[in-house]
Context: one part of a larger RNA
Molecule: small-subunit ribosomal RNA, 5' domain
Organism: metagenome
């Protein structure tokens, strides 16, 4: 002088844009943070309609209105079965000196869901929840009989360019929903197990995606750490695995690593980058992206394409709650928030209107991701706090050689403007959509239905009193903070007397202190000034 996730002192108008627990990987009260699908399915607890049925009540002889049943019939939808998501996305750096990570490379692998291609979806059967019924328990919950649907589960058929093979041959699948429509079957006149379409489903073959594995180089600091190693290091068979391989087991061989730093300790997440220098370096790794890794410690496997799993299970331990003492419940390093450390770090706030993600045909519905709002001068960046005129150089302060300088064109007076803050009124973009109608193509027997494409009405804003315009009004609301001995830009005066007290070096103060305290007056920055801490 540059810098900063700062903090501390004073002061503080506005407005964008960014950033905000570096400490306790400490404990956590509340809510929220991951669901969704009735077009898989039995079903119907509430809801809303619609039927019937009864009962009042108003009357006009069969209507209206109330109330109560019953009916899954309809729109839907609490639990429940099943699917697909909960391995993303979001948090934190504890741990890790390693193939963690960075960078060129490699073969022995897998891949839901997407896209392509090729082949099939045929025929059965058996149960569990849900529901009733009985039971135990204080609660969590839990058992014991019965009924019962599926795209849940199991046989059997089929079976290749899969699998395995001793080359003969042997395993190995599947489900259906939903709309439409009567051209062909049936049954006969409108339904289907029929046609058709779109969506699911089986199996293989590619691809894209994304994940596992293995090398070669690079990565802190200590030798006051010099040896370490026994599934070690290799081979042989095997087992395991999605896959190579001591990953694992028998058995044989004794090797294998190290002054080019093994092993030990000590630190530390790694990068792409930031800082800061002419640069070479140095020194960091917050935001933001990329990888790892963790999720109260420690283990552990289950399920799934994918996890050995943050709001999933189990074990054991610490701790916090609840209890009828038998027994149980929980995990904020999510998003707010709490209390604790600490010099220090916000809101228990809004929306799903953009983008993205799950589901789901769609409609939507779910999202504290995300996008807004809030709070903080934390930081960068902008603007303003008036502008012209105005010497009787006013008064007052301050110095003075008492003439007078100096504050100072500064005020004050007289003429203006209104940024921004305030009022009040208009007012873009962010919004493209999906759904809706209608027209072509396709696909069908088919003008239906359902798929691309186009047009065309119309709707969708959390932000939001948005941003931006325009009008009122009236200088009106809106300057401080360090310094002033030299380095260093700015000096008198009181007052103090090596006292009080300064200070980053040099030094200042013992009666004329431009170095201390106060005042006048300067000089530097400016809604910021300084001062520590840190880094180059």
């Nucleotide at each position: 002088g540059a810098u900063u996730g700062a903090a501390c002192g004073c002061u503080g108008g506005c407005g964008g844009c960014a950033u905000g627990c570096u400490u306790a990987a400490c404990a956590c009260a509340u809510g929220c943070a991951a669901g969704u699908c009735g077009a898989a399915c039995g079903g119907c607890a509430g809801c809303a309609g619609c039927a019937u049925c009864u009962u009042g009540u108003g009357c006009u002889u069969g209507c209206a209105c109330a109330a109560g049943a019953u009916g899954g019939c309809u729109g839907g939808c609490g639990a429940g079965u099943g699917g697909c998501g909960g391995a993303c996305g979001g948090g934190u750096g504890a741990g890790u000196a390693a193939c963690a990570c960075g960078u060129a490379g490699g073969a022995a692998u897998c891949u839901a869901c997407c896209u392509u291609a090729g082949a099939g979806a045929g025929g059965g059967g058996g149960a569990c929840a849900a529901c009733u019924c009985c039971g135990c328990g204080a609660a969590a919950g839990c058992g014991g009989a019965g009924c019962u649907a599926a795209u849940a589960c199991c046989g059997c058929a089929u079976a290749a360019u899969u699998u395995c093979u001793u080359c003969g041959g042997a395993a190995c699948a599947a489900a259906g929903a939903g709309g439409g429509c009567c051209u062909c079957u049936g049954c006969u006149u409108g339904c289907a197990u029929g046609c058709u379409c779109u969506c699911a489903c089986u199996c293989u073959a590619a691809g894209a995606u994304g994940a596992g594995c293995c090398u070669g180089c690079g990565c802190c600091g200590g030798a006051u750490u010099a040896g370490c190693u026994u599934g070690u290091u290799g081979g042989u068979a095997g087992g395991g695995u999605a896959a190579a391989g001591g990953c694992c087991u028998a058995c044989c061989a004794a090797g294998g690593c190290g002054a080019c730093g093994a092993u030990c300790c000590g630190u530390a997440g790694c990068u792409g980058g930031u800082c800061u220098g002419a640069g070479a370096g140095g020194a960091c790794g917050a935001c933001c992206a990329g990888c790892c890794a963790c999720a109260u410690u420690g283990g552990g496997a289950c399920u799934g394409a994918g996890a050995c799993a943050c709001g999933g299970c189990c074990c054991a331990a610490a701790c916090u709650c609840c209890u009828a003492c038998g027994g149980g419940a929980g995990g904020c390093a999510g998003c707010a928030g709490u209390g604790g450390g600490g010099a220090g770090u916000c809101u228990u706030g809004g929306a799903c209107a953009a983008u993205g993600g799950g589901c789901g045909c769609a409609a939507g519905c779910c999202u504290g991701a995300u996008c807004c709002a809030g709070c903080a001068a934390u930081g960068c960046c902008g603007c303003g706090u008036g502008u012209g005129u105005g010497a009787a150089g006013a008064a007052g302060g301050c110095c003075u050689g008492c003439g007078g300088g100096u504050u100072g064109u500064a005020a004050a007076g007289c003429a203006c403007u209104u940024u921004c803050a305030g009022u009040a009124g208009g007012g873009a973009g962010g919004a493209a959509a999906u759904g809706c109608u209608c027209a072509a193509g396709g696909u069908u027997a088919a003008u239906a239905g359902c798929c691309u494409u186009g047009a065309g009405a119309g709707u969708u804003g959390a932000c939001g009193u948005u941003a931006c315009c325009u009008a009122c009004a009236g200088a009106a609301g809106a300057a401080g903070c360090a310094c002033c001995g030299g380095c260093u830009a700015a000096c008198u005066c009181u007052g103090u007397g090596c006292c009080a007290g300064c200070a980053g070096c040099c030094g200042c103060g013992g009666u004329a202190a431009u170095a201390c305290a106060g005042a006048g007056g300067g000089u530097g920055c400016a809604a910021g000034c300084g001062u520590u801490a840190a880094u180059c």